[in-house]
Context: one part of a larger RNA
RNA sequence: UUGGGCGUAAAGCGUGCGUAGGUGGUUCUUUAAGCGCAGGGUUUAAGGCAAUGGCCCAACCAUUGUUCGCCCUGCGAACUGGAGGACUUGAGUGCAGGAGAGGAAAGCGGAAUUUCCUAGUGUAGCGGUGAAAUGCGUAGAUAUUAGGAGGAACACCAGUGGGGAAGGCGGCUUUCUGGACUGUAACUGACACUGAGGCACGAAAGCGUGGGGAGCAAACAGGAUUAGAUACCCUGGUAGUCCACGCCGUAAACGAUGAGCACUAGGUGUCGGGGUAGCAAUACUUCGGUGCCGCAGUUAACGCAUUAAGUGCUCCGCCUGGGGAGUACGCACGCAAGUGUGAAACUC
Repeated sequence: UUGGGCGUAAAGCGUGCGUAGGUGGUUCUUUAAGCGCAGGGUUUAAGGCAAUGGCCCAACCAUUGUUCGCCCUGCGAACUGGAGGACUUGAGUGCAGGAGAGGAAAGCGGAAUUUCCUAGUGUAGCGGUGAAAUGCGUAGAUAUUAGGAGGAACACCAGUGGGGAAGGCGGCUUUCUGGACUGUAACUGACACUGAGGCACGAAAGCGUGGGGAGCAAACAGGAUUAGAUACCCUGGUAGUCCACGCCGUAAACGAUGAGCACUAGGUGUCGGGGUAGCAAUACUUCGGUGCCGCAGUUAACGCAUUAAGUGCUCCGCCUGGGGAGUACGCACGCAAGUGUGAAACUC
């Protein structure tokens, strides 16, 4: 390589958009590149194999057959492809609806906490722990009352609830804005699926510049604990956490499960729509999501099971014993940190 695989053994890119490419619905006509049939040419001979024949046999020799492929000619038209026409079920648009923490910006709010400031009351403690101490406090703390400042986060509602491609999204209002769903069947008429490169988005931490800074808190300091204690506990505390703009591009970025389409028992919750019956409650039914249980099937087992890990098709990514190693080197990107790509020797 072939093959076999990728939930947990090695293996699904963090996610999307999309280029090339690959693949592609129903039907009619045509073409004949692929495809099939026939014929011809060409493809060294010898050798090999098989059959037959010639030297009495054999060795030996001869003849015929036997090979991959390429080219040409003719015929065929089911399938794939090309050309032309048509269709509506795939896809999209329109119209009518309801749902939603989807995104961005601006403004507003209250509870509480905590800190700080001012003023009052008030006096010797407070705080903290397993126990303590460091620490704070007679320059009046802690506690308590009133007022003010400031930052961050939004209790209840809240739900294996919702919406988003993923990351992720939760106080309220306004503005701008994306998508999905249901119904209808007016329009387009295969416009589709996937997607190497590419582009965009992408938690936290980190980086740059400028703000902000209540609480929390790496680093750091001190107090304890301990044989030691560069920790766990305590008292403090700076980056950071927050905002704006720009980088970084990684995570157990997880459903450890790529995307799309089709098919294959059911039962039971829940969310958003529709239909039928009914005064209603509700029942039945249908589409889309989100859970649980479970048959067939599948799996090494665990489990999965119409939200498949079942049965098939299309396209992409990835794996191929452990260590060495996600290292070295080179290249690209980055301000840096580093990221991406990614070996070998050697060894078991």

Small-subunit ribosomal RNA, central domain from an uncultured bacterium, 348 nucleotides, folded computationally. The full RNA is in RNAcentral, with records from ENA and SILVA. Rfam family: Bacterial small subunit ribosomal RNA.